Predicted 3D model of an 85-nucleotide RNA (transfer RNA) from a Chloroflexota bacterium.

RNA sequence: GGAAGGGUCGCAUAGAGGCCGAGUGCGCCCGUCUCGAAAACGGGUAGGGUGAAAGCCCUCGUGGGUUCGAAUCCCACCCCUUCCG
Numbered sequence: 001g002g003a004a005g006g007g008u009c010g011c012a013u014a015g016a017g018g019c020c021g022a023g024u025g026c027g028c029c030c031g032u033c034u035c036g037a038a039a040a041c042g043g044g045u046a047g048g049g050u051g052a053a054a055g056c057c058c059u060c061g062u063g064g065g066u067u068c069g070a071a072u073c074c075c076a077c078c079c080c081u082u083c084c085g
Stems, first nucleotide, its partner, number of pairs: 001084007010026004018068001027045006046059005061077005
C1' cells in the first nucleotide's frame, strides 16, 4: 500500500429503515426477605448542552449525504483485528 471484518450504556453483546436512547447478560445503587449476610425477587443505573428546578434538546467512533424517517443505506476520515504484498 491492498482486501475483509469490526467500533452501540461501566464491561460484554444483540439490534440491518419507523413499534429504538435502544433489548439481554454481568457489574453497580436502592428496596423486599434475613438476627445479619449470601442467594432469590422488585426497581433503578450512559454522556453532553441549557435551566433555579421540573423539563427540553443533542449524541450508536468522527464529519457529511440519501430519506418523510438512519445505530441500520451511501461517501470520506480515525481507531482495532485478521489476511495479502

Rfam family: tRNA. By type it is a transfer RNA. Its mean pLDDT, the model's own confidence on a scale to 100, is 80.